[in-house]
RNA sequence: GAUUUAUAAAGAAGAGGCAAGAGACCGGGCUCGGCGAACCUCUGGCAACCUGCCGCGCGGCAAGGUGCUACAUCCCGCCUACGGAUUGGCUGAAGCGAAUCCGAUAGGAGAUAUAAAUC
Numbered sequence: 001g002a003u004u005u006a007u008a009a010a011g012a013a014g015a016g017g018c019a020a021g022a023g024a025c026c027g028g029g030c031u032c033g034g035c036g037a038a039c040c041u042c043u044g045g046c047a048a049c050c051u052g053c054c055g056c057g058c059g060g061c062a063a064g065g066u067g068c069u070a071c072a073u074c075c076c077g078c079c080u081a082c083g084g085a086u087u088g089g090c091u092g093a094a095g096c097g098a099a100u101c102c103g104a105u106a107g108g109a110g111a112u113a114u115a116a117a118u119c
Base pairs, nucleotide, nucleotide: 001119002118003117004116005115006114007113008112013043014042015041016040017039021032022031023030026077027076028075029074044069045068046067049065050064051062052061053060054059073111078108079107080106081105082103083102084101085100086099087098089096090095
């Protein structure tokens, strides 16, 4: 780096260094940041994927290997469902179905991150 599987609204901050950007990428929004962010180091903590133990694919305990420690993976983007508006079409009419735009919610896809396994 690739593939597969699982998880992602919970949880967990202090110090020191450094100095201007940061929240993965692109676009839009929102937010963090000289009251020093991001990043690095140390210490602490959270969680429990792998691991170990208790007596067993369940349950419990521990915390050795990872991981994480602002904001839902910060939110939206693609599809479907729902509602509204506009336009034009069919119909004698009730009504029917269409396109575009907007809104919020739900589900899905995609992407990303992490773990484990394989290559």